The prediction has a mean pLDDT of 76.
Predicted 3D model of a 99-nucleotide RNA (THF (Tetrahydrofolate) riboswitch aptamer) from a mouse gut metagenome.
RNAcentral holds the sequence, with entries from MGnify.
RNA sequence: GCAGAGUAGGAGCUGAUGCGUCAAGUGCGGUGUGGACGGGGAGUUGCCACGCCGACGAAAAGGGGUUCCCCUUGCGGUAUCGGUUCCGCAUCCCGCUGC
Repeated sequence: GCAGAGUAGGAGCUGAUGCGUCAAGUGCGGUGUGGACGGGGAGUUGCCACGCCGACGAAAAGGGGUUCCCCUUGCGGUAUCGGUUCCGCAUCCCGCUGC
């Protein structure tokens, strides 16, 4: 000098177990606090989590029974964990592997 590997995380598909269906959650806008961001250092106007405010907004059906509970099938841009595929250090400096 050339080539390459690896993180957090994100997305699709899928399995299991839950939650909601008496509407929480998800998604959207604003605001505040905190956190993470290849092996090391720095780190954003990007990312994530949580709190508050605002707008929008839904799929239930059947059965049992001791009448407010249970079961089944659904539904929700639902939660967690596992499998699989793809993407992937914002960026800067150094490092690692091969030649």